Predicted 3D model of a 331-nucleotide RNA (Bacterial RNase P class A) from Kosmotoga pacifica.

RNA sequence: AAAGUGAGACGGGUGGUCGCGGCUAACGCCGAGGAAAGUCCGGACUCCACGGGCGAGGAUGCUGGGUAACACCCAGGGGGAGUGAUCCCCGGUAAGGGCCAUAGAGAAGAAAACCGCCGAAAGGCAAGGGUGGAACGGUGGGGUAAGAGCCCACCAGAUCCGGGGCGACCCGGAUGCUUGGUAACCCCCAUCCGGAGCAAGUCCAAGCAGGGAGGGUCAGAGGACGCCCGCCAAAUUCCCUCCCGGGUAGGACGCUUGAGAAAUGCGGAAACGCAUUUCCCAGAUAGAUGACCACCUAAGACAGAAUCCGGCUUAUAGUCUCACUUUCCAG
Numbered sequence: 001a002a003a004g005u006g007a008g009a010c011g012g013g014u015g016g017u018c019g020c021g022g023c024u025a026a027c028g029c030c031g032a033g034g035a036a037a038g039u040c041c042g043g044a045c046u047c048c049a050c051g052g053g054c055g056a057g058g059a060u061g062c063u064g065g066g067u068a069a070c071a072c073c074c075a076g077g078g079g080g081a082g083u084g085a086u087c088c089c090c091g092g093u094a095a096g097g098g099c100c101a102u103a104g105a106g107a108a109g110a111a112a113a114c115c116g117c118c119g120a121a122a123g124g125c126a127a128g129g130g131u132g133g134a135a136c137g138g139u140g141g142g143g144u145a146a147g148a149g150c151c152c153a154c155c156a157g158a159u160c161c162g163g164g165g166c167g168a169c170c171c172g173g174a175u176g177c178u179u180g181g182u183a184a185c186c187c188c189c190a191u192c193c194g195g196a197g198c199a200a201g202u203c204c205a206a207g208c209a210g211g212g213a214g215g216g217u218c219a220g221a222g223g224a225c226g227c228c229c230g231c232c233a234a235a236u237u238c239c240c241u242c243c244c245g246g247g248u249a250g251g252a253c254g255c256u257u258g259a260g261a262a263a264u265g266c267g268g269a270a271a272c273g274c275a276u277u278u279c280c281c282a283g284a285u286a287g288a289u290g291a292c293c294a295c296c297u298a299a300g301a302c303a304g305a306a307u308c309c310g311g312c313u314u315a316u317a318g319u320c321u322c323a324c325u326u327u328c329c330a331g
Stems, first nucleotide, its partner, number of pairs: 001327010012296007020031004033302001037313002040311005045197004057193005062076005077090005091188002096186002098182003114129002116125003137155006156178002158175007201253004210244007222232002260279008
C1' cells in the first nucleotide's frame, strides 16, 4: 500500500423568529430512537385462580459463570470451513418403535448374492464390478482353494485402565471390540413454565331506569307525545324534594424516579457486581416534538414514543476509532 476479519462510536451543530405538548403563580425549564420497528423471547406491574403431588401440554438443550429472568451475554470444550485474523454448528439412535422414494442382490438382519472369485459338484466367499445421498471400519501387507480383523502395521472410532481439569473434555496405555442414516418423526433424559394482559386494573360520578323516606293534591294537581271527548286519579299507581346501592357518559389515578443516567474508585480473565458523589432526561388521549432564515460544510439514511425494563432480529445515507490477519514494496 492493497485485500480482509473482529469490536465499538456518531446519526448534524450553533444562533434567531414563529408554532405545538407537559410542568410552574410567574419568570422560565423540559420535549423521540439507535433502532421508538417486528411483537419473537424474558421479566416487572395488575387482576383472576390456587392445599400438596402426579399427569397432559409447551419451552430450552455441550460445560462453567453472569443476570430479576431469558431462546440473551462472557469464558471454555468438541466438530466443521478458511493460508489466516476469524466464522458456523452442538443432549440421547447400544431403551423401544417408525421411515429411508427410484435404483440396487441387499437400506439394518450378526442381512444378502445380479455380474463375479473358488470348487468336479454340493456348496463356500464378501475381496473386485455395479446401484445409490448412504453398502456393514479405511489403506497396505501376510494368509487362503477363493476370501474374510482370520493375522499384522498405520489411520479413524468404541470400550476399559491410569493421569490432568470444578466440568464439557484432554493426554497416555491396553483390548481386533468395529452394530448405517434420520430425534425440525414418535420417543427418552435433565431443567423451567398457573391464566389473562395497561382496552391490565383502581377511584370519583351527571342523566335514565330501580329501591326507600317525607311532602303535595277533590276549587282535580297529574297520567296516557300535542288538542277535544271519554277513562283513571288520592296513593301500590301521579307530582316534588331528599336518600340508597350498582353503574353509563365524563373525569381522575395507573403514567413514568427507574433491575435509571453520568463520573470516580474497588472486586473479577470477562460478562458483570459493589460503593460514593452528582443529576432528573417526553408523558399525550384524536394524540405535541414542527416550519423558516443565517453560518459551519454538501446536511441527504432508516425511521417516529403510548405501562415500563432486559434481550434478539430486521432497516439504516454518510462518517469515525481501536485491535488483528494475509500478500506485496521500501528501509

Rfam family: Bacterial RNase P class A. The family's RNA type in Rfam is ribozyme. The coordinates come from a structure-prediction model, not an experiment, and the mean pLDDT is 81.